[in-house]
Context: one part of a larger RNA
């Protein structure tokens, strides 16, 4: 010098854009963060309607009761989603990561093709009824429905074979028309095939330090049969064979997430891996399945354990490395804000519902940029300070005075964009019998915005609100005077202070940066 996710000290005016527990993967109060479909089911706790009855009168309104009869709907059964999106970096020197490559796989939802959705049955929850426990839940008897489950036909370009032949499915809902026979469209649901996405697996090559670690390995290397996986394989396992790594540093230790990239340097190096982005890996500690296209699953289950919490002592409940926000550590690091308006995500036909993703507001000069704090004029060179050879110098056109301006801030008015679409209407096309319905286009009308007292524009009043820190012996720009007297005291380094210190402490003056400055700490 150049830079930080910096601290800390003196100062502090405004806006935009980034960033903001590097320390205890330390403990967590409280709220929120993954819900959502009645167009899959049975129902009807609450709320509204609507119909009838019955009461009360003020004669059309109040109450009570019955119909799930309608708009919805709390628990529930079923389905899809909670593997994503958010967080942290503990563990891992390689089963990770970066490039390059392959062969033995799987893939919900999409996309395309083909082929089908007959017929039939038996439950379990809700809710009743009777219990048992403080609680958390829980037991037994009944009743019931599906797009829940489970046989039966069908069956091939699918899957198994000894090629003779054998074996696998499925669901309905909702609108319309209807001569009730039925026709039609939307959205589903089986089966196969191709394809997209994503996702497992295997080589090869690089990928920190230590030889005051040198000899490491027994499922360890190979190989035959055999399980197991979606899938290759010692991935298991029986039996054999005795291999494989290794100064081109294996083996132990230690340290550590990795990379697109960041800092710096003229490169070549060096040093880092915060914010973005990609991979991985973990969820109180340590194991395990389970569901399921996809997990060995942060806000799921089961066992240990540790620790908090409740208990009537027999039991149970819990997991912020999701946002916020406590306490604790620490130089140090933010609000228990608003909203789904837009981007995107799950559900739903949709309307919409849910997203603390995300946008956005608030705190902090942590950092970049921009911008202000006035401009012109103004010698009587004013008054004060300083300094003196006492004449004056300098502070200094600096001030005041005069004449002006009005950025930003305040007042106060108007005002985009960020909005695309959804709803409805009305026309035209396809689909159909069809003016439903659903698909595409055009036009129409009423809407939709947290930010937001938006960004900008106009008017108003006033120089009004708005400068400070470090330094001045030399390296290094910048000098006098008082005080002090090896003392207080300064220092990066040389080094200054013992009585005329440009080096300590003040003041006057001077330089360098400037809303910053200087110091510490760390890379280059």
């Nucleotide at each position: 010098g150049a830079u930080u996710g910096a601290a800390c000290g003196c100062u502090g005016g405004u806006g935009g854009c980034a960033u903001g527990c590097u320390u205890a993967a330390c403990a967590c109060a409280u709220g929120c963060a993954a819900g959502u479909c009645g167009c899959a089911c049975g129902g009807c706790a609450g709320c509204a309607u609507u119909a009838c009855u019955c009461u009360g009168c003020c004669u059309g309104c109040a109450g009570a009761g019955u119909a799930g009869a309608u708009g919805g709907c709390g628990a529930g059964u079923g389905g899809c989603g909670g593997a994503c999106g958010g967080g942290u970096g503990a563990g891992u020197a390689u089963a990770g990561c970066a490039u390059a490559g392959g062969a033995a796989u799987c893939u919900g939802c999409c996309c395309u093709a083909a082929a089908g959705u007959g017929g039939a049955g038996g439950a379990c929850a809700a809710c009743g009824a009777a219990g048992g426990g403080a609680a958390a839940c829980u037991u037994u008897c009944g009743c019931u429905a599906a797009u829940a489950c489970c046989g039966c036909a069908u069956a091939a370009u699918a899957c198994c074979u000894a090629c003779g032949g054998g074996u696998c499915a499925a669901a309905g809902u909702c609108g319309g028309c209807u001569u009730c026979g039925g026709c039609u469209g939307g959205c589903g649901c089986u089966u196969u095939g191709g394809g997209a996405u994503g996702a497992g697996c295997c080589u090869a090559u690089g990928u920190c330090a230590g030889a005051u670690u040198a000899g490491c390995u027994a499922g360890a290397u190979g190989g035959u049969g055999g399980g197991g996986u979606a899938a290759a394989g010692g991935u298991c396992u029986a039996c054999c064979a005795u291999g494989g790594c290794g100064a081109c540093g294996a083996u132990c230790u230690g340290u550590a997430g990795c990379u697109g990239u960041u800092c710096u340097g003229a490169g070549a190096g060096g040093a880092a891996g915060a914010u973005c982005a990609g991979c991985c890996a973990c969820a109180c500690u340590g194991g395990g399945a389970c569901u399921g296209a996809g997990a060995c699953a942060c806000g799921g289950c089961c066992c240990a354990g540790a620790c908090u919490c409740c208990u009537a002592c027999g039991g149970g409940a819990g997991g912020c490395a999701g946002c916020a926000g406590u306490g604790g550590g620490g130089a140090a690091u933010a609000u228990u804000g608003g909203a789904c308006a837009a981007u995107g995500g799950g559900g739903g036909c949709a309307a919409c519902c849910c997203u603390g993703a995300u946008c956005u507001a608030g705190c902090a000069a942590u950092g970049c940029c921009a911008c202000g704090u006035g401009u012109g004029u103004g010698a009587a060179g004013a008054a004060g300070g300083c300094c003196u050879g006492a004449g004056g110098g300098u502070u200094g056109u600096a001030a005041a005075g005069c004449a002006c301006u009005u950025u930003a801030g305040c007042c106060a008015g108007g005002g985009a964009g960020g909005a695309a679409g959804g709803u409805u209407c009305u026309g035209u096309a396809g689909u159909u019998a069809a003016u439903a319905g659903c698909u595409a286009c055009a036009g129409g009308a009423a809407u939709u915005g947290a930010c937001g007292u938006u960004a900008c524009c106009u008017g108003g009043a006033g120089a009004a609100u708005a400068a400070g820190c470090a330094c001045c012996g030399g390296c290094u720009a910048a000098c006098u005077c008082u005080g002090u007297g090896c003392c207080a005291g300064c220092a990066g380094c040389c080094g200054c202070g013992g009585u005329a210190a440009u080096a300590c402490a003040g003041a006057g003056g001077g330089u360098g940066c400037g809303a910053g400055c200087g110091u510490u700490a760390a890379u280059c």
RNAcentral holds the full RNA, with entries from ENA and SILVA. This is a predicted structure of a 524-nucleotide part of an RNA (small-subunit ribosomal RNA, 5' domain) from an uncultured bacterium. Its mean pLDDT, the model's own confidence on a scale to 100, is 86.